The RNA shown here (SAM riboswitch aptamer (S box leader)) has 107 nucleotides and comes from Ureibacillus acetophenoni. Taxonomically the source falls in Ureibacillus (Bacteria, Bacilli, Caryophanales, Caryophanaceae).
RNA sequence: UUCUUAUCAAGAGAGAUUGAGGGACUGGCCCGAUGAAAUCUCGGCAGCGGAACUUAGUGAUUUAGUUACUGUGCCAAAUCCAGCAAGUAGGACUUGAUAGAUAAGAU
Numbered sequence: 001u002u003c004u005u006a007u008c009a010a011g012a013g014a015g016a017u018u019g020a021g022g023g024a025c026u027g028g029c030c031c032g033a034u035g036a037a038a039u040c041u042c043g044g045c046a047g048c049g050g051a052a053c054u055u056a057g058u059g060a061u062u063u064a065g066u067u068a069c070u071g072u073g074c075c076a077a078a079u080c081c082a083g084c085a086a087g088u089a090g091g092a093c094u095u096g097a098u099a100g101a102u103a104a105g106a107u
Stems, first nucleotide, its partner, number of pairs: 002106007013042005021031003025083004043075003047072004051067004056062001079099001084096005
């Protein structure tokens, strides 16, 4: 980089440096000089894998949960909403797909 699988309406921010952008893309709608993005420090959340412990069970592989120890991830708004298709229908909902993000595995 690509592929597969799972999840995505919950949760969790202060300070320093700096100074105009940011929310993936497009359209909308928002956030931002009462300080965006980025970097650093400290803190927090608990999703996936690992570890430890508890629990239930098997001949064995295992089940359910807890801990924040570890590898990552995350800390405005549902992935902010929509994008393609179908349905219902009075003009907005529902469902599925696509795209995206994260994790695990494979390449």
The model forms 97% of the base pairs in the Rfam consensus. It was read from a public genome assembly, where an Rfam model found it. Its Rfam family is "SAM riboswitch aptamer (S box leader)". Rfam's curators write: The SAM riboswitch is found upstream of a number of genes which code for proteins involved in methionine or cysteine biosynthesis in Gram-positive bacteria.